This is a predicted structure of a 73-nucleotide RNA (transfer RNA) from a Patescibacteria group bacterium. The coordinates come from a structure-prediction model, not an experiment, and the mean pLDDT is 82. Its Rfam family is "tRNA". Taxonomically the source falls in Bacteria candidate phyla (Bacteria).
RNA sequence: GGGCGGUUAGCUCAACUGGUAGAGCGUCUCAUUGACGUUGAGAAGGUCAGAGGUUCAAAUCCUCUACCGCCUA
Numbered sequence: 001g002g003g004c005g006g007u008u009a010g011c012u013c014a015a016c017u018g019g020u021a022g023a024g025c026g027u028c029u030c031a032u033u034g035a036c037g038u039u040g041a042g043a044a045g046g047u048c049a050g051a052g053g054u055u056c057a058a059a060u061c062c063u064c065u066a067c068c069g070c071c072u073a
Stems, first nucleotide, its partner, number of pairs: 001072007010025004019056001027043005049065005
């Protein structure tokens, strides 16, 4: 240089055929306990890497850019 894949909550990852973004762990609150833990209930937390385009509507499709990984010369 060429090719392919990835980027979504604090972390690890889902999200079908474009139609209001979720799980587990973690955090906080309440209950339970003498206390901690466990268990149960609830809550908070997102510019879906960035920009542009297509569309009534984009995490999802297209283009470019950045970063990470793999293959190849």